[in-house]
């Protein structure tokens, strides 16, 4: 885009056209073919006229007249209208031809039309039947019928001449003999009838060409192929018969089976095509099925006949009727298709002399938005940009929106009136002209459609707008519902609480009297490729060679003219398509001219080119002579290592095999060694990146026999050639048959190990095979995953085998084998003279996975199987190459307390303690692998506190603004568990502005409720790893690379060299802060050498700035120097100086990014929930619970120790609601009292190991300290649940912890002690710091764990916690195969066997024609039987798809 469309929501009007695709199912009812009286006999019915009867309007008789039922006769009914069953064929297109034919009615020529005869129907009489029908007898016409006469250019036969023709033949004359005709009517004008010849028109046969699909249909015919006769036919022909021949058809597809009417057209496409085959137009078939002949010019006949069938109506049960695929109309089938309409006005048919009759053709009208086409549903102004909806950053905007309302304007349409058409031409009859034909003139009359069309005037914006959309494709976006529900979806896909994808709104696109939606076809699709593709890896080259047809083929000459080019003739229906003009108010839609119909035949011409003949040539291609090469191939012989097994020795305990073992052999002597000796199979080294073969393959050495391939020689043939469907032959391994052979090896098999399991991978055995002849198999990742020939197109390089007189050197040259690599081709990998390149021939083969190389059928095989080779279903992917990642029980290189070397721990045991689980009225929440578990919490008894009970309150804690007002507040008392209530008593200042407070209503409430998968912010972790990117170039079709890779170097992408790269940026370092060294400045509260005072003693005092030490500032370290090594960078070196060497040591400091990590309960903050409660007060009570199990940790177990008593050395902190000296009291927590300090000043404060004496001796102990009693001390409103300290009793487990596992590389581990935050107090054995003593060890980088860089490999990308195969268990789905059962068409035998032609006929009857009967072929149908096919089902049963 388009429809003979349906269906869904809508709907104002006219014009054109259309209108059962399904049941060639059934069919009530009308109506669709009659007509002629100018062919005939006649009169039933109606008219007129005349006559009679008489009742004065009746009735009766006359075919006289007009006309005319029924009959006889002519003409028509074979047209015109339906449908598409059948048919794949001369059916249909197309072009020819008939010398092989017909042809009514109409035209033109010529001739003729004379005489007779018998019936018959009708009408009359009489019968059968219920009907449709029908018997019988008398009479009768004719344009019916029959006879006889004339006649030929007619038509048969013979014969002579003659013309044309590709043949067969045929044309024209002329002689002979034979046969055949006719009809009337009449107004007298005519009009018909024979005969015969030509036109015209329609028809009929015959052929080239063109027409569907299956080869899983390959062979078919017997009237078949053809001949010679002969019969039919209008006519040719096996159309039919007899003979005689044995042909005919097929791979260019014959036969079968299926499906179909064909064509001109119609739709789409740019065209080529593809798809169709309604209306309208040619042609064919058909008329309930199924046969068949009649009549006739013409039919095997839609509305005729005859025979069978099946069906449906009638019936008196004996019998009869009957055909809508005509127009309408009914039923039924369907998703679906229309009035039981009007006219013969026109056009047009039939019959008539005509007038006319008749015409569901045909012209009109109805119906239905079923197509196309036109036209309206107003048009202008109109900003407060109204209200009302809808959004929304929120009272502000934006948008429906000039839209509305308002104003003014117009009236197509619609309604009401009034006019009002074309379409009609006129035939006939009149006049008038004319020999006929026909012309001319004047009148009359005729319209279904229709009072339609089509104009006029009135009325008033008045009568008239819907549908599908809106994620992308695809024009159009927002909000509200819902919450992987509901639901959408034409492919992607949307829905799991912020949906622009669902539903609803508001807005908005698109189209519009329509709009979607199904459902067909054709485009896009170059996705069947002729135009116009492919087959290395995407589907796709045949296993390999010959080799038929077949296709395609060198050079020159010459004919010729099929193909081929061109001119010109017929044809190529009309309608369509096109353009050009016209006609409806346009258009659609008509008309008219023209151009196309790209086709087909004819006929002239042209010859380059193909082809066909003929010549003729050597370059293609064979031959030949002379060599060279090789694992070429088949048949015979020969070797020698080696294995194994027999035998003899010799000699003894193991051999053997594995990661490690067993089974197995072996004391009846293995293994080992030698010796002999048999079998069988393979040939080591040469050996290669080589050679050869078509491919498969070939390897010891030798003999015959044979093949090819290459070089030279150009001597010979003279296109002899390429390429191959069908067909042959060969064709690895396994297998298979038969007969050998059997060392070794080895499917199955048995054992022996693995291992959760091991029908496996290792192990000991060992059977078919493997080996050979002969025979089948014919596959394979049979590969170069590349099909055979040919000719062309830069180079480098190696190698084998000739040739050039020799030569391993070089070098040309031929032929083979490799590697690179340029042009070009390729998606990309990659090919590149051995093309995946440029060109041409030919075969093969492919067309989305999967199902399936299945299933069925075939053909082949002994069998395994093999060739050929589907569909139903089913999915939206399947698939290549390459890219960045991630991953690999891949590689390679680095690294880190990762390992290893060491030291000290957890794991056991007892308490802290936090977490799971349990349990509870609550045990509040979160963290939950490394990265959750002494984690938020730097301190849960109350409050914290968010849980839980029970009690209360509802503007309610807090803050702002505030109108009022003098209160707030203190204190007593009462009720209560307290919140809360309720009584009492006291109560401002003031410079007069205010100040300080209360505080009414209102405006912001509140939430530790939910979503860390909606966020901001913080944060952990990989990781303090050394990475992550950019700019710009270049380089690839692209994704993407390069740069960032490589060599070195380093702690480091640090640096340095190389480089299609050159820069740059975040990170690494550096700049910062501690700490180590040394100056300088300063010199309290620190510090005291030196001087001076003064204590029992003390920097306590004067004084000092030298020192310590405080706290600002500058200096130092940079491989700078030296030696090696190195191009460099840079390493290395007990180097040197130096306090400090190679980043001194240590902190802050975390790139791009990962984990939808963590946190809504620190805070913020989008949604979404609660609102006398999920808010908020209060009390009490949990968070502290406890059969258990983790993981952080103190304390242990004891002499490197416990205790006693005595003494010595820190640093960093804290302190007024505090730290507290000192002194008393207690035994001690402490408590009384009292001084000092808001701190370098006073204090906490004793530092502890440590060291010096002594005690304990190895014990569950003078080791541990749990656990419990008692008894006290302090904090706090308050130590029951649930505090910490002292004493003084008690004195649990525990003797150094399995498997596992954690820290740590120097002032580090270890081990000692102090400080502080939070805090009334404290469950701190926790963090967080702070000094004090003060080690051992790293050979190394194989392993483990983590990272980081190159590099493969991939079927992962949610990224190996990936992805993914199969079996089994549930549904559903569609196929295979099947005992069977059902039903179809085709064909065979075999019986029977209507009508009807045909062919005989002795019977019968008629004057004849002839008919009646009766035989026989021939056939439709019905029955019998056997068989093959095809299709439908089917218990069971097999694969296969989905879920």
């Nucleotide at each position: 885009g388009a429809c003979g469309a349906a269906c869904g929501c809508u709907a104002g009007c006219g014009g054109c056209a259309g209108g059962c695709c399904u049941a060639a199912c059934a069919c009530a009812u009308g109506c669709a073919a009659g007509u002629c009286g100018a062919a005939c006999g006649g009169u039933a019915a109606c008219a007129u006229g005349a006559g009679a009867g008489c009742u004065u309007g009746c009735u009766c008789u006359u075919g006289a007249u007009g006309a005319c039922g029924a009959g006889u006769g002519g003409c028509g009914c074979a047209c015109g209208g339906g449908u598409g069953c059948g048919u794949a064929a001369c059916g249909c297109g197309u072009a020819u031809g008939c010398a092989a034919c017909c042809u009514a009615c109409c035209c033109u020529u010529a001739a003729c039309u004379g005489g007779a005869g018998a019936a018959u129907a009708g009408c009359c009489c009489a019968g059968a039947g219920a009907a449709a029908u029908u018997u019988g007898g008398a009479u009768u016409a004719a344009u019916g019928c029959u006879c006889c006469a004339u006649a030929a250019c007619a038509a048969a036969a013979a014969g002579a001449a003659u013309u044309c023709g590709c043949a067969u033949g045929u044309u024209u004359u002329c002689u002979u003999u034979u046969u055949u005709a006719a009809a009337g009517u009449u107004u007298c004008g005519a009009u018909g009838g024979u005969u015969a010849a030509g036109g015209a028109u329609g028809g009929g046969c015959a052929u080239g060409c063109g027409u569907a699909a299956c080869a899983u249909u390959a062979g078919c015919u017997u009237g078949u192929u053809g001949g010679u006769g002969a019969g039919g036919u209008a006519a040719u022909g096996g159309c039919u018969c007899a003979c005689c021949a044995a042909g005919g058809c097929a791979a260019c597809g014959a036969u079968g089976u299926u499906u179909a009417g064909g064509g001109g057209g119609u739709c789409u496409g740019a065209g080529a095509g593809g798809a169709u085959g309604a209306u309208c137009c040619c042609c064919c078939a058909c008329a309930c099925u199924g046969g068949a002949a009649c009549u006739g010019a013409g039919a095997c006949a839609c509305g005729g006949u005859c025979c069978a069938g099946a069906c449906u109506c009638c019936u008196a049960c004996g019998g009869g009727a009957g055909g809508c695929a005509g127009c309408a109309g009914u039923g039924a089938g369907g998703a679906a298709u229309a009035u039981u309409g009007g006219a013969c006005a026109a056009u047009g048919g039939a019959c008539g002399a005509a007038a006319g009759u008749c015409u569901g053709a045909u012209c009109c009208a109805g119906c239905c938005a079923u197509g196309c086409c036109g036209c309206g549903u107003g048009c202008a102004g109109g900003a407060a940009g109204a209200a009302g909806g809808c959004c929304u950053u929120c009272u502000g905007g934006g948008u429906u929106g000039u839209a509305a309302a308002c104003u003014g304007c117009u009236u197509u349409u619609a309604u009401a009136u009034a006019g009002g058409a074309a379409g009609a031409a006129a035939a006939u009859g009149c006049c008038c002209a004319u020999g006929c034909g026909u012309g001319g003139g004047a009148a009359a009359u005729u319209g279904a459609c229709g009072g339609u069309a089509c104009u006029a005037u009135a009325c008033g914006a008045a009568u008239a707008a819907g549908c599908a959309c809106c994620g992308g494709c695809u024009a159009a976006c927002u909000c509200c519902g819902u919450g992987c529900c509901a639901g959408c979806a034409g492919c992607c896909g949307c829905g799991g609480u912020a949906a622009u994808a669902c539903g609803g709104a508001g807005g908005g696109u698109g189209c519009a009297a329509g709009c979607g939606u199904u459902g067909u076809c054709c485009g896009g699709a170059u996705u069947u490729a002729c135009u116009g593709g492919g087959u290395u890896u995407a589907a796709a080259g045949g296993g390999u060679c010959c080799g038929u047809a077949g296709g395609c083929g060198g050079g020159u000459c010459u004919u010729u003219a099929a193909g081929u080019c061109a001119g010109u003739g017929g044809u190529g229906a009309a309608a369509u398509c096109c353009u050009g003009c016209g006609g409806c108010u346009c258009a659609a839609c008509c008309g008219u001219a023209g151009a196309a119909c790209u086709g087909c035949c004819a006929u002239u011409g042209a010859u380059a080119c193909u082809g066909a003949a003929g010549a003729u040539c050597u370059u293609g291609a064979g031959u030949a002579u002379a060599g060279u090469u090789g694992a070429g191939g088949u048949a015979g012989g020969c070797g020698g290592a080696a294995u194994u097994u027999a035998u003899g020795a010799u000699g003894u305990a193991g051999c053997g095999g594995u990661g490690a073992a067993a089974u197995g052999c072996a004391u009846a002597g293995a293994u080992a060694u030698c010796a002999u000796a048999a079998a069988g199979a393979a040939c080591a080294c040469c050996a290669a990146u080589u050679g050869c073969g078509a491919a498969g393959g070939c390897a010891g050495c030798u003999u015959a026999c044979u093949a090819a391939a290459c070089u030279a020689u150009u001597a010979c043939u003279g296109a002899c050639g390429c390429u191959c469907a069908g067909g042959g032959a060969c064709g690895a391994a396994a297998g298979c048959g038969u007969g050998g052979g059997g060392a070794g090896c080895g499917a199955a098999c048995a054992g022996g190990a693995u291992u959760a399991g091991a029908u496996a991978c290792c192990c000991u055995g060992g059977u078919a095979g493997u080996c050979c002849a002969c025979g089948c198999c014919g596959u394979a990742a049979a590969c170069g995953a590349u099909g055979a020939a040919u000719a062309c197109u830069c180079g480098a390089u190696g190698u084998c085998u000739g040739c050039g007189a020799u030569a391993u050197a070089c070098u040309g040259u031929a032929g083979g084998c490799g590697u690179c690599c340029a042009a070009g081709c390729g998606a990309a990998a990659g090919c590149a003279u051995u093309a995946a390149g440029u060109a041409u021939u030919c075969c093969a083969c492919c067309u989305g996975g999967g199902g399936a190389g299945u299933a069925c059928g075939c053909u082949c095989g002994c069998a395994a199987g093999a060739g050929u080779g589907a569909a139903a279903c089913u999915c939206a992917a399947a698939g290549g190459a390459a890219u960045u990642g991630a991953c690999g029980g891949g590689g390679g290189c680095c690294c880190g307390c990762a390992c290893a070397a060491g030291c000290g721990g957890u794991g056991g045991a007892g308490c802290a303690u936090g977490u799971g689980g349990u349990u509870u009225a609550a045990u509040u929440c979160g963290a939950u692998g490394a990265u959750a578990c002494g984690c938020g919490a730097g301190g849960a008894a109350c409050c914290u506190u968010a849980c839980c009970u029970g009690g209360g309150c509802u503007c309610u804690a807090a803050u702002g603004u505030g109108a009022u007002u003098g209160a707030c507040c203190u204190g007593a008392c009462c009720a209560g568990a307290g919140a809360u209530g309720g009584u009492c008593a006291g109560u401002u200042c003031u410079u007069c502005g205010g100040a300080c407070g209360u505080g009414a209503a209102a405006c912001a409430a509140g939430g530790u409720g939910c979503u860390g998968c909606a966020u901001g912010g913080c944060u952990g972790u990989c990781g303090u790893c050394a990475g992550c990117u950019c700019g710009u170039g270049c380089c690839g079709u692209g994704a993407g690379g390069u740069g960032u890779u490589g060599g070195g170097u380093u702690a480091a992408g640090u640096c340095c060299c190389g480089c299609a790269a050159c820069g740059a940026g975040c990170g690494c370092a550096a700049c910062c802060c501690c700490u180590a060294c040394u100056g300088u400045u300063a010199g309290u509260u620190g510090c005291c050498a030196g001087c001076a005072u003064g204590u029992a003693a003390u920097g306590a005092u004067g004084g000092g700035g030298a020192c310590u030490c405080u706290a600002a500032c500058a200096g130092g370290a940079c491989u700078g120097c030296c030696u090696a090594c190195g191009c460099a960078a840079g390493u290395a070196g007990a180097g040197a100086g130096g306090a400090a060497g190679g980043a001194g040591g240590g902190g802050a400091u975390g790139a791009c990014g990962u984990c939808a990590a963590g946190u809504c309960a620190u805070c913020a903050u989008g949604g979404c929930c609660c609102u006398u409660a999920c808010g908020u007060c209060c009390a009490g009570g949990g968070c502290u619970a406890c059969a258990c199990a983790c993981g952080u940790g103190c304390u242990a177990c004891a002499a490197u120790g416990g205790c006693g008593c005595a003494u010595a050395c820190a640093g960093a902190g804290g302190g007024u609601a505090g730290c507290u000296a000192c002194a008393c009291g207690g035994u001690a927590a402490c408590g009384u009292g009292a001084u000092g300090c808001c701190a370098a000043u006073c204090u906490c404060a004793a530092a502890a190991a440590g060291u010096g004496c002594g005690u304990c001796u190895c014990a569950g102990u003078u080791c541990g300290g749990a656990u419990u009693g008692a008894g006290g001390u302090c904090u706090g409103c308050a130590a029951c649940u649930c505090g910490a300290c002292c004493u003084c009793a008690u004195g649990a487990a525990g003797c150094u912890g399995g498997a596992a596992u954690c820290g740590c590389u120097a002032g580090u581990a270890a081990u000692c002690g102090c400080g502080c935050a939070u805090c009334a107090g404290c469950a701190a054995u926790g963090g967080c710091g702070c000094g004090g003593u003060g080690a051992a060890u790293a050979c190394g980088u194989u392993c483990c764990c983590g990272g980081a860089c190159c590099u493969u490999g991939u079927a992962c990308a949610c990224a190996c916690c990936g992805c993914c195969c199969g079996u089994c268990a549930a549904g559903c789905c569609a196929u295979g195969g099947a005992a069977g059962u059902u039903g179809g068409g085709a064909g065979g035998a075999c019986c029977u066997g209507a009508a009807g032609a045909c062919a005989g006929u002795u019977g019968c009857u008629g004057u004849a024609a002839g008919g009646c009967g009766u035989u026989g072929u021939u056939u439709a149908g019905g029955g019998u039987u056997a068989u093959a096919c095809c299709a439908g089902u089917a218990a069971c049963u097999a694969g296969g798809g989905c879920u």
Predicted 3D model of a 1443-nucleotide RNA (small-subunit ribosomal RNA) from an uncultured prokaryote. The sequence is in RNAcentral, with records from ENA. Its mean pLDDT, the model's own confidence on a scale to 100, is 82. Its Rfam family is "Bacterial small subunit ribosomal RNA". Its family is annotated with structural constituent of ribosome and ribosome in the Gene Ontology.